Source information:
A computed fold for a 409-nucleotide RNA from an Acidobacteriaceae bacterium, annotated as Bacterial RNase P class A. It matches the Rfam family "Bacterial RNase P class A". It is annotated as a ribozyme. Its mean pLDDT, the model's own confidence on a scale to 100, is 77. It was read from a public genome assembly, where an Rfam model found it.

[in-house]
Formats: sequence, structure tokens, C1' cells
RNA sequence: CAGCUGGACCGGACGGCCGCUUUUCGCGUCUUCGGACGCGGGGAGAGGAAAGUCCGAACUCCGCAGAGCAGUGUGCCGGAUAACGUCCGGGAGGCCGGGUUCAAGCCCGUCCGACGGAAAGUGCCACAGAAAACAUACCGCCCAAUUCUUUACGGAUGAGGGUAAGGGUGAAAAGGUGCGGUAAGAGCGCACCGCCGCGGCAGUAAUGCAGCGGGCAGGGCAAACCACACACGGAGCAAGACCAAAUAGGGAGGAAGCCCGGGACUUCGGUUUCGGACACGUGCCGGCUCGGUGCGUCAAACCUUCGGGUAGGUCGCUAGAGCCCCGCAGCAAUGCGUGGCCCAGAGGAAUGGCCGUCCCACCGGAGCAAUCCGGCGGACAGAAUUCGGCUUAUAGGUCCGGCUGCCAC
Repeated sequence: CAGCUGGACCGGACGGCCGCUUUUCGCGUCUUCGGACGCGGGGAGAGGAAAGUCCGAACUCCGCAGAGCAGUGUGCCGGAUAACGUCCGGGAGGCCGGGUUCAAGCCCGUCCGACGGAAAGUGCCACAGAAAACAUACCGCCCAAUUCUUUACGGAUGAGGGUAAGGGUGAAAAGGUGCGGUAAGAGCGCACCGCCGCGGCAGUAAUGCAGCGGGCAGGGCAAACCACACACGGAGCAAGACCAAAUAGGGAGGAAGCCCGGGACUUCGGUUUCGGACACGUGCCGGCUCGGUGCGUCAAACCUUCGGGUAGGUCGCUAGAGCCCCGCAGCAAUGCGUGGCCCAGAGGAAUGGCCGUCCCACCGGAGCAAUCCGGCGGACAGAAUUCGGCUUAUAGGUCCGGCUGCCAC
């Protein structure tokens, strides 16, 4: 320097003009005195993911004796945290690279992840293959009856047996490697590695280390059912709380009546109905009275009042598990402490547009080159109660680490 890979961070800069949301100050107008509107000045105004809504919480309302079943989720060990399926550290495993060994294996380094149980039971293992779980004989290897042949030790054939070493199939083939052994083979024997059992030592633990015994049983899949352990009430800011019209409807209360005549009924006390006169209440005409006229007089209209809901308004609502610097503790996640800061709160929903200079990328042209000129573009995306995570999208750029290759010293 290049390629691959892991992590952290930035994510166009500055200025001018015109707008938008919110807040504050001043002035003016109106006002039901709460405020509303207008003008002018000042302050603030999207993200690393604001996204998906996948986990965990705060907050709010509803529900709730206790226990069990069902359901859902989690699942190596220790720690962090308000909590978590998140994070940090460790252990074991795996991929790749390097070293080492006759080989299996072992050691070192980067990286990866739902990493408890397959010796309770059930189920599944496509295709290929002889065989996929009571193992099995396709090719090959070995022994070899019989038959044929040869001068012959022999050669050919190969019924039947042995064999899991070799080949082939597959994601996976019944412990692995090496030596011995054998007709050929085989834990058949031995050594090493692995596995199982036992106790020992180290470690908080997961686990590791060495020893003794055993030739080896028990293939894989639990992100198949399942068994085991642990956890779990529901809905979500359109949660929810407060104020509260107009119109319609509901409850309670208030408010003015007597006389005459006729009819009907009667328990002979009255009740009811029709007509009339006067009085009263109320609406209209009217400036007011008088007057005229409509309706009503025992509960309809009317008046007063109560309560619920709607429109609308206010709160919830942004000072918080908050951000920044430094110190201390810790390997780290993180915790504690001093100091400083205030950083959108709209609600059909503001955060935008234009211009100039610069930066970056691409295209075209000029130039030996450095560079210059012109054009075009600046990713993903867009708060809606708030936090902690995870996942996904992202042009371009900066920094740090690992491995490999090349060049220079």
C1' cells in the first nucleotide's frame, strides 16, 4: 500500500432573504374581565435510526381470597440493571488461519451463537444408497464345494461362507489414529486420543486437571411432541382526570278559580262534562297604561333547579431510570461523587423554500501533471406520553484492531 474481516464515531459547513410552530416582552384594539386578536423585538424548534412495534419498564384505568389445570415465554455459569429474551466477563462447542505430531490429535489467534434434557415415552430422518437403527454384504477383499481345462506346481468357474479395513451413496454409515495380528479382516491385542463409571484436587460456579477401573455400551433431530425448572392478570395517552355550551330528552319544585245555568252518573256527600260572566297567569300588537286578541288556570306550555352525555376547552405533556465534563471503584457492563446545562411539545399535526461561498461524489472538457472550467447531485429517513434494549434501512467519510499478500529499510 492492497484485499478480507471486527469495533467505535460523524452523517454536509457558514451566511443572507422570505415563511411556519411554540414561548416571552412591549404596544394597540375588543372584552362576557377569564382572555382573544393584530403589529413589533427576543429565545427555542427531529434522528442515529424519530422506523418495525419485537422484548422490558415507568405512568394510568379495570380486575384480583387461596390453590390447581390449561396457555405463553425463558433455559451453560457468574455479574450489571428499575427491568429484560438486553449488556459485560467467564466456560464449553464450532468455522477459518497458523504452528506441531508418523497420524488421530494437541496448542495459539480472529470470528460465530436461543448453548439445559435424546440412558422416561412417542415421532421423524427427504433424495441417493445394499443398508438410516433389533443394523446391513452393492462393488471389492479372503476361504472355497462343484464342473471344465492343463504334462504340471496350476488356470477358469464360483454353490456356500467369512469380512465393515478399501470403493461408492448421503447432511449423517454404528468410536478415531498408528503398530501388531489375521486366510482377509475386526477392540481381536497393545499405545495414544475420545467415551462411560468411581472417588480426588482446583475453582463462587459453569467447568478443568491428573489418577484408577471398563474394550465401548447409548447415531442425529427437543426453533418435533414431550418431561423438568423458573417466570407471567388485562388494556393501553384514542390510557385517564377536570371544566362544560346550544339543541333534544330525564328527575324535582314553583305558579293564577270562583260564580251562574243545562246535561249525565251517584253510595245523595259529591264527581264529571258543555255553555256563559268575571278574575288571574302568560304570549303577541304597543315606548308605557288602558284596550284588543290567542292560549292556559292543578300541572301541558312557562319559570326555577338538579344530574348524565355530546361539541368545545384545560390537564396528563415533557426536569427525566435526563445530557456534558472531571474524579474514584471495577477486567468490563456499570455504580458512586463534585461541578455545569435545560434540550420540540404540535395535535389533521410546525421544523420549509430561495440565493451566495465552500466541502464531498459523479459526468463532460482542457492540461504531461498538479490542477482548472462547466453541468448535475448530497444516503436512509421524518417526533406525536416517556424511557432501556433488539432488529431492519443508510450515499459518503474518519479513527482503532486482527489475518493474508506485495514493496522499502